[in-house]
RNA sequence: ACCUUAUAAAGAGUGACGGAGGGACAGGCCCUAUGAAGUCCGGCAACCUGCAUCUGCAAGGUGCCAAAUCCUGCGGUAUGACCGAGAGAUGAGGA
Numbered sequence: 001a002c003c004u005u006a007u008a009a010a011g012a013g014u015g016a017c018g019g020a021g022g023g024a025c026a027g028g029c030c031c032u033a034u035g036a037a038g039u040c041c042g043g044c045a046a047c048c049u050g051c052a053u054c055u056g057c058a059a060g061g062u063g064c065c066a067a068a069u070c071c072u073g074c075g076g077u078a079u080g081a082c083c084g085a086g087a088g089a090u091g092a093g094g095a
Stems, first nucleotide, its partner, number of pairs: 002094006013041001015040003021031003025073004042065003047061002049058004069087001074084004
C1' cells in the first nucleotide's frame, strides 16, 4: 500500500519550547505574530484491553483536543433541506 467491518453534529489548555504555516485532495470558506506546524507536559473519549458482569468500573495499546469529517465534490427526492453513495480519518480483524 490492499481487503472486511464499526464509528463520527458530544468532549478536550489563558501551559513550556518553537518560530510560519495549517485545516487529507480540488474548489470554497476559514484559522494563524493576540503566535501556524512540530516536540513536551496537560486534557478528552472509551475502539481494543483488564476486572466485575449485561451493564458498570479502570485506563495498559491506539486515537483525538477551531469550525458537522468546516462546507461542497457523485446520485436521488426535492429545494438549498433531507437521504444514500464515494473519498478521506480512526479502531479492530485479515492478507
Molecule: SAM riboswitch aptamer (S box leader)
Organism: Anaerotruncus sp. G3(2012)